[in-house]
RNA sequence: UGAGUUCGCCGGACGGUCGCCGCCUACCUAAGGGUCGGUGGAGGAAAGUCCGGACUCCACAGGGCAAGAGUGCUGGGUAACACCCAGGCGGGGCGACCCGACGGAAAGUGCCACAGAGAACAGACCGCCCAAGUUGUCCUCGGACAACCGGCAAGGGUGAAACGGUGGUGUAAGAGACCACCAGCCCGGAGGGAGACCUCCGGGGCUAGGUAAACCCCACUCGGAGCAAGGUCAAGCAGGAGCCGGGCUUCCCGUCCACUGGCUCCAGGUAGACCGCACGAGGCCGCCGGCAACGACGGCCCCAGAUAGAUGAUCGUCCCGGGCUUGCCCGGACAGAAUCCGGCUUACAGGCGGGCUCACACC
Numbered sequence: 001u002g003a004g005u006u007c008g009c010c011g012g013a014c015g016g017u018c019g020c021c022g023c024c025u026a027c028c029u030a031a032g033g034g035u036c037g038g039u040g041g042a043g044g045a046a047a048g049u050c051c052g053g054a055c056u057c058c059a060c061a062g063g064g065c066a067a068g069a070g071u072g073c074u075g076g077g078u079a080a081c082a083c084c085c086a087g088g089c090g091g092g093g094c095g096a097c098c099c100g101a102c103g104g105a106a107a108g109u110g111c112c113a114c115a116g117a118g119a120a121c122a123g124a125c126c127g128c129c130c131a132a133g134u135u136g137u138c139c140u141c142g143g144a145c146a147a148c149c150g151g152c153a154a155g156g157g158u159g160a161a162a163c164g165g166u167g168g169u170g171u172a173a174g175a176g177a178c179c180a181c182c183a184g185c186c187c188g189g190a191g192g193g194a195g196a197c198c199u200c201c202g203g204g205g206c207u208a209g210g211u212a213a214a215c216c217c218c219a220c221u222c223g224g225a226g227c228a229a230g231g232u233c234a235a236g237c238a239g240g241a242g243c244c245g246g247g248c249u250u251c252c253c254g255u256c257c258a259c260u261g262g263c264u265c266c267a268g269g270u271a272g273a274c275c276g277c278a279c280g281a282g283g284c285c286g287c288c289g290g291c292a293a294c295g296a297c298g299g300c301c302c303c304a305g306a307u308a309g310a311u312g313a314u315c316g317u318c319c320c321g322g323g324c325u326u327g328c329c330c331g332g333a334c335a336g337a338a339u340c341c342g343g344c345u346u347a348c349a350g351g352c353g354g355g356c357u358c359a360c361a362c363c
Base pairs, nucleotide, nucleotide: 001359002358003357004356005355006354007353008352009351010350012318013317014316015315016314017313018312020041021040022039023038024037026035027034028033043334047345048344050343051342052341053340054339055226056225057224058223062253063252064251066250068222069221070220071219072218073087074086075085076084077083088102089100090099091098092097103217104216108215109214110211111210112209125156126155127152128151129150133148134147135146136145137144138143164182165181166180167179168178169177183207185204186203187202188201189200190199191198192197230275231274232273233272239266240265241264242263243262244261245257246256247255248254282301283300284299285298286297288295289294319332320331321330322329323328
């Protein structure tokens, strides 16, 4: 200097005029409300609604986990999680780093198109052999050739994948049939590590494909519904039919409330105001512990609560990017809270900074 990788941040600013919403002081109004002033007012994703909760209700949140759903290496963090951090194993990359739907295929059942002989108790297309047996032909009487019956899966081919690999012994030709060294699997042991696992030693029979993001098995977790939850006040009523139960929000046990009652459906009427509603598992800074995620301690701060749903319009200056006639023009991303929080995923014009890796050049 270039290329890469990873982490963090900004993503318009200031001032004026008019216009919005919340809160506060003062004044006016019988109230509703109004006027002046002050102060605050959309995000890193507010998005998707994919996870986890807080909170509220269902008499108990009781028992079951039947059904259903979810997660899936180890340890830690957290209110919790499928999240985050650190590791392990496997894969990609020269590397920094990145990815993993990461328990089990020897419990069982499926599936692996086409091609191929054959795709998991496999198998003979091209081939190799003629030792042993039968028949035939030729013959120099030693035998040769061919066919049948046989033997083989080592060579070639097909395929994404072919029932371990290399070298040898052996054989008629072969083959873990046997041997040596490996890979894999199983058994036993030693060491390291909290653990997942790693390293090593000994033995064994020779080899049990892939797929569970197929059904399934194993381990663990899960009561349900959701702010239109749920409460207070106001307003307004007209019935009709059916059932004997209804609640515990799939089911079972159990239990509670009823039959003057309750439930289901059809039909009519009313539906306004307030609470919930923002002080939070809150933010920032310092310091300590920890590899880290994160946590303890101390200090400072209050930072939207709308309800047909609030920050818009305009002017000026500045900033960033582009064009070029140097003075003008054009443009400035993704995109708006609705109970709240912790994550994940997706979108994003332009720009700034840090760590690390690789290549080249110079000293």

Source information
Bacterial RNase P class A from an Akkermansiaceae bacterium, 363 nucleotides, folded computationally. A source record names the gene rnpB. The RNAcentral record of the sequence draws on ENA. It matches the Rfam family "Bacterial RNase P class A". It is annotated as a ribozyme. Rfam describes the family as follows. Ribonuclease P (RNase P) is a ubiquitous endoribonuclease, found in archaea, bacteria and eukarya as well as chloroplasts and mitochondria. The coordinates come from a structure-prediction model, not an experiment, and the mean pLDDT is 79.